Description: The RNA shown here (transfer RNA) has 76 nucleotides and comes from Bacteroidetes bacterium SW_11_45_7.

């Protein structure tokens, strides 16, 4: 320098052909218990990495930037 991949909740990750942003864990509350743990039930939590575009509608498509990972190559 070139090519590819990843970026979504505090953490690990889903999201089908563009059409209602979700699960598990954590945290918090409740049931149970003499108390706690475990188990069960529930609740909270989101600038989908930043910016722009296309579209009636974007996590998803296009452009650009950033961070990280993998590969190929050049000079010395």
């Nucleotide at each position: 320098a070139c090519g590819g991949g990843u970026a979504u909740a505090g953490c690990u990750c889903a999201a089908u052909u563009g059409g209602g942003a979700g699960a598990g864990c954590u945290a918090c509350g409740g049931u149970c218990u003499c108390c706690a743990a475990a188990a069960c039930c529930g609740u909270u939590g989101g600038u989908u990495g930043g910016g722009g575009g296309u579209u009636c509608g974007a996590g998803u498509c296009c452009c650009u930037c950033u961070a990280c990972c993998c590969g190929u190559g050049c000079u010395a």
Source information:
The RNAcentral record of the sequence draws on ENA. Model confidence (mean pLDDT): 80 of 100.